[in-house]
RNA sequence: UCUCGAUAAGAGCACACCCGGAGCAAUCCGGGGCCGCAAAGCGACAGGACCGCGCGGGGGGCGUGGACGUCGCGCGGUCGGCUGCGCUGCCGAA
Repeated sequence: UCUCGAUAAGAGCACACCCGGAGCAAUCCGGGGCCGCAAAGCGACAGGACCGCGCGGGGGGCGUGGACGUCGCGCGGUCGGCUGCGCUGCCGAA
């Protein structure tokens, strides 16, 4: 230095949930909280999940149409505490 990661040391982050706020929503921000985390620091490039809008297929229903929910596609978003990848970083037992 690289790999690696300890019932080590010092620090750090903060799930669910609650309160307040923003957003149509996914979700985010602040406070509390403390499930967990060695990158639970940063980045939506790839996969994935989720939300909104549009279009299309088929469906039940109906006089017809629309609305509805389902699947696919497109566009715009959300999630880094889903995974890969990239960048950066504390400590040092084996």
This is a predicted structure of a 94-nucleotide RNA (c-di-GMP-I riboswitch aptamer) from a Bacillota bacterium.
Taxonomically the source falls in Bacillota (Bacteria, Bacillati).
It matches the Rfam family "c-di-GMP-I riboswitch aptamer". About the family: GEMM was predicted in a large-scale screen for bacterial structured RNA regulatory elements.
It was read from a public genome assembly, where an Rfam model found it.